A computed fold for an 85-nucleotide RNA from a Gammaproteobacteria bacterium, annotated as c-di-GMP-I-GGC riboswitch aptamer. The sequence was found by an Rfam model in a public genome assembly.
[in-house]
RNA sequence: CGUGACAGAGGCAAACCAGCCGAAAGGCUGGGACGCAAAGUCACCUGCCUGUGACUGGAAGGUCAUGGUAGAGGGGCUGCCGCAG
Numbered sequence: 001c002g003u004g005a006c007a008g009a010g011g012c013a014a015a016c017c018a019g020c021c022g023a024a025a026g027g028c029u030g031g032g033a034c035g036c037a038a039a040g041u042c043a044c045c046u047g048c049c050u051g052u053g054a055c056u057g058g059a060a061g062g063u064c065a066u067g068g069u070a071g072a073g074g075g076g077c078u079g080c081c082g083c084a085g
Base pairs, nucleotide, nucleotide: 001085002083003082004081011036012035016031017030018029019028020027021026034071040077041076042075044074045073046072047069048068049067051066052065053064054063055062056061
């Protein structure tokens, strides 16, 4: 640097439920485990949320701004143990 077989020590926590925050998407706390070798962390790119607002249009839609999603993908940074490399 690569890699995840065999182990060892562990870690995280989906859906759902309760409480709280938010206009909403969604988030936080507790319970709970579907799973995860980065399911650690970051909104840079894409996607998604037909989130929210504005403009445009007869409408379908389009454009712009803004919010979210890291367990949608890519990418940046960091990381335990091992390794038949």